[in-house]
Molecule: transfer RNA
Organism: Exiguobacterium profundum
């Protein structure tokens, strides 16, 4: 330099255009003499810029990282 892939909460990830979901973590409540475990609930998220669309998890560019080639 060329090609390919990935980017979603604190963390690991799912999602074929219609309320962004799940596990862990954190917080609160229940339970317990207390702690742990268990149960219930809550907080918190689309890398950045543009485009299409009524609507974006889509498209393009950029950036970062990973893999391959040279």
């Nucleotide at each position: 330099g060329c090609g390919g892939g990935u980017a979603u909460g604190g963390u690991g990830u799912a999602g074929u255009g219609g309320u962004a979901g799940c596990g862990c973590c954190u917080c609160a409540g229940c339970c317990u003499u207390c702690c742990a475990a268990g149960c219930u609930g809550a907080u918190g998220g689309g890398g950045c810029g543009g485009g299409u669309u009524c609507g974006a998890u889509u498209c393009c560019g950029c950036u970062a990282c990973c893999c391959g080639c040279u």